A computed fold for a 317-nucleotide RNA from a Fimbriimonadaceae bacterium, annotated as Bacterial RNase P class A. The coordinates come from a structure-prediction model, not an experiment, and the mean pLDDT is 76. Lineage of the source: Bacteria > Bacillati > Armatimonadota > Fimbriimonadia > Fimbriimonadaceae. It is recorded under the gene name rnpB. Its Rfam family is "Bacterial RNase P class A". It is annotated as a ribozyme. The sequence is in RNAcentral, with records from ENA.

RNA sequence: CGAGUUGGCUGGGCAGCGGCUCGUGCUUGCACGAGAGGAAAGUCCGGACUUUAUAGGGCACGGCGCCCGGCGCAAGCCGGGGCGGGGCGACUCGACGGAAAGUGCCACAGAAACAAACCGCCUUUCGCAAGAGAGGUAAGGGUGAAAUGGUGAGGUAAGAGCUCACCGGCGUACCGGGUAACCGGGCGGCCGGGUAAACCCCGCCGAAAGCAAGGCCAAAUAGGGAGGGGUUGAUGUGGCCCGCGGACCCUCCGGGUUGGCCGCGUAGAUAAAUCGCUGCACAAACACAGAAUCCGGCUUAUAGGCCAACUCACAAA
Numbered sequence: 001c002g003a004g005u006u007g008g009c010u011g012g013g014c015a016g017c018g019g020c021u022c023g024u025g026c027u028u029g030c031a032c033g034a035g036a037g038g039a040a041a042g043u044c045c046g047g048a049c050u051u052u053a054u055a056g057g058g059c060a061c062g063g064c065g066c067c068c069g070g071c072g073c074a075a076g077c078c079g080g081g082g083c084g085g086g087g088c089g090a091c092u093c094g095a096c097g098g099a100a101a102g103u104g105c106c107a108c109a110g111a112a113a114c115a116a117a118c119c120g121c122c123u124u125u126c127g128c129a130a131g132a133g134a135g136g137u138a139a140g141g142g143u144g145a146a147a148u149g150g151u152g153a154g155g156u157a158a159g160a161g162c163u164c165a166c167c168g169g170c171g172u173a174c175c176g177g178g179u180a181a182c183c184g185g186g187c188g189g190c191c192g193g194g195u196a197a198a199c200c201c202c203g204c205c206g207a208a209a210g211c212a213a214g215g216c217c218a219a220a221u222a223g224g225g226a227g228g229g230g231u232u233g234a235u236g237u238g239g240c241c242c243g244c245g246g247a248c249c250c251u252c253c254g255g256g257u258u259g260g261c262c263g264c265g266u267a268g269a270u271a272a273a274u275c276g277c278u279g280c281a282c283a284a285a286c287a288c289a290g291a292a293u294c295c296g297g298c299u300u301a302u303a304g305g306c307c308a309a310c311u312c313a314c315a316a317a
Base pairs, nucleotide, nucleotide: 002312003311004310005309006308007307008306009305010304013280014279015278016277017276018275020035021034022033023032024031025030026029037288041299042298044297045296046295047294048293049210050209051208052207056242057241058240059239061206062205063204064203065202066081067080068079069078070077071076082096083094084093085092086091097201098200102199103198104195105194106193118141119140120137121136122135123134124133125132126131149167150166151165152164153163154162168191169190170188171187172186174185175184176183177182214262215261216260217259224253225252226251227250228249229248236244237243
């Protein structure tokens, strides 16, 4: 000097004039004070808060999933480490339990996508022969993203982990290291694809719905008509079933009321405010984006500027 990696900060400042929302004060139209974000967003996860249940039992349903330590009510975060993928490297990405419990799916091509014989090879029967039938074979060909470990030798009718050597994978109640995840070695021919952010299985945890939750005050009140279901069980009992209880329930027509306060916040409700112009410095003021019960996370979007540490390449000393 160029190209990068990681972590952090910022996202406009000052002044004048004019508006908007809320609060306080009084002289009632003036003064003073406060007024969006790092994500306010997506609504993905957790908590607070509120309502629902207060015989009981069972089933669904949801979240999470390598190890150690710390923080946290929890979700999750932080530090260190292991394994797998990517990068020359700094570093980075990973729903990172189970595919030999079962089920489903695997486009096109291909005989076959889970237990497969299309061509080929071998044996045998028939036949003069060409060929046909029966059986064996996953070594070779062909298809495919993927075809039942790879290479070589032995073996065989032809073949095959059928046997052996080396390599790869898997398993392991053996040895060593490590707190552990795991790693190295030994041993075992064990070598029947992939997919679990498909159902599912295992382990741990979890009641559901949500501020249009819900509470209070006020106002109104009524009954009626039509249709349907119901003691062969309506309705209720947290989503379902059993069980318990046992007579009403649903839809439509027509009628009455339809206001206020709280929940609610050191921005703040009505769904609605949170801004505009000019000047100065400056390279320039331009990115993503707009609170609605609150809080902690996750994810996604983000012009430009600043700081620190580190890596690679080139050059010079």